RNA sequence: GCCUGGUUGGCGUAGUGGUAUAACGCGUGCACUUCAGAGGUGCAAAACCUGGGUUCGAAUCCCAGACCGGGCA
Numbered sequence: 001g002c003c004u005g006g007u008u009g010g011c012g013u014a015g016u017g018g019u020a021u022a023a024c025g026c027g028u029g030c031a032c033u034u035c036a037g038a039g040g041u042g043c044a045a046a047a048c049c050u051g052g053g054u055u056c057g058a059a060u061c062c063c064a065g066a067c068c069g070g071g072c073a
Base pairs, nucleotide, nucleotide: 001072002071003070004069005068006067007066010026011025012024013023018056028044029043030042031041032040033039049065050064051063052062053061
C1' cells in the first nucleotide's frame, strides 16, 4: 500500500429501514428487608466512533475519515 471483519451505557452483548422511552446480563446509585452485613425485591441514572449522503423515515444502507483485529504484498 491492497483486501477483509469490527466500533452500541462503566464492562460483555442483541438489535436484518418504521412498534412507546434502543433491549438483556453484570456493575453503579437510592429505597425496602436485617441489630449490622451478605443475599433478595423495587426504582433510577447511563450508550449508537466522527463527518457527509440516500430515504417520508437511518444504530441499520452508501461514501470518506479515525481507531482495533486478521490476511496479502